[in-house]
């Protein structure tokens, strides 16, 4: 210098103006709310919803079977099909990558061509006391074994539904229940009298709907030291609070700088914010998408000293 390998990080920055969604404080207001001020407001995947959990409700004596899933050994974890270490096998010159890694002394199954014969022992030649022993062209596999990523067996694991879960408060209307009144006329027209209609009327309770509140974001949390461990990870100390909407906010514009791209006068001009993509109960993983760039460790080759 070139080509690679593994791990990690960033995902334009700053300032101003105008808005949107929560929180806190002050003032005004009967309440709803209004105004002002302060502070917060998308991601590394928020995605696919593929695995594993937290949480909630329903179901649930015990045992077995079926069904589904997992599969070297050991460890980590709340748990996992995830992660780490080691062994084995395959790929790569290598750093490394990949896993189709339990069992064929239980049973079933295993294409075509070739070949006498293909999962079953028989067939041919020689040999022997004796199917006793040896050999047999072809074929990936031939007188035994192989394939379990074919069924199967073994071991282990697995109840179902999901925040539109679930809990609380609770109109109007129409049902329901209880009590009281009512054809000796309740009730309505209608405040009163007359007149007319007339079988229901009143009170209370309860379920449920609309609507509202909670669940809801302080958590297997984030960051930084130290200790234990090869590592995944664990322990301990300190600091921090970092969206919580719900038909659903997280935006727009301006200026300066910086990156990418283009042009040539090589240090200026043009362009104009640039990939994948956007929370919806939360968390751990996996997988998929992704412009450009940076850092660390390592490998192979070439050259120079």
């Nucleotide at each position: 210098g070139a080509a690679c390998u593994a791990g990690g990080c960033c995902a334009g920055a700053c300032a101003g103006u105008c808005g949107c969604c929560g929180g806190c404080g002050a003032u005004c207001u009967u309440u709803u709310g209004a105004u002002c001020g302060c502070g917060g407001g998308a991601g590394g995947a928020a995605a696919g919803u593929c695995c594993g959990g937290a949480c909630u409700c329903c179901a649930u004596a015990g045992a077995g079977a079926a069904g589904c899933g997992u599969a070297g050994c050991a460890g980590g974890u709340a748990a996992c099909g995830c992660c780490u270490g080691c062994c084995c096998g395959c790929c790569g010159c290598g750093a490394g990558g990949c896993g189709c890694g339990g069992a064929u002394c239980a049973g079933a199954g295993c294409a075509a061509c070739a070949g006498a014969g293909a999962c079953g022992a028989g067939c041919c030649g020689g040999u022997u006391a004796g199917g006793u022993c040896c050999g047999g062209g072809u074929g990936a596999a031939a007188c035994g074994g192989g394939c379990a990523a074919u069924c199967u067996c073994u071991a282990c694991g697995c109840g179902g539904a999901g925040c539109a879960a679930c809990g609380c408060c609770a109109a109007a209307u129409a049902g329901g229940c209880a009590c009281g009144c009512g054809a000796u006329g309740a009730c309505c027209c209608u405040u009163c009298u007359c007149g007319g209609g007339g079988a229901g009327c009143g009170u209370g309770c309860g379920g449920g709907u609309a609507g509202g509140c909670g669940g809801c974001u302080u958590g297997a949390g984030u960051c930084g030291a130290c200790c234990a461990g090869c590592g995944a990870u664990g322990g301990c100390c300190g600091a921090c609070c970092u969206a919580g909407a719900g038909g659903a906010a997280u935006g727009a514009c301006u200026g300066u700088c910086a990156u990418a791209g283009c042009g040539c006068u090589u240090g200026c001009g043009c362009c104009g914010u640039a990939a994948c993509a956007g929370a919806a109960u939360c968390c751990g993983g996996c997988u998929u998408a992704u412009c450009g760039g940076c850092c660390u460790a390592g490998u192979u080759c070439a050259c120079u000293c």
Predicted 3D model of a 305-nucleotide RNA (Bacterial RNase P class A) from a Burkholderiaceae bacterium. A source record names the gene rnpB. Model confidence (mean pLDDT): 78 of 100. The RNAcentral record of the sequence draws on ENA. It matches the Rfam family "Bacterial RNase P class A". By type it is a ribozyme. Its family is annotated with dimeric ribonuclease P complex, tRNA processing and ribonuclease P activity in the Gene Ontology. The source organism's lineage runs through Bacteria, Pseudomonadati, Pseudomonadota, Betaproteobacteria and Burkholderiaceae.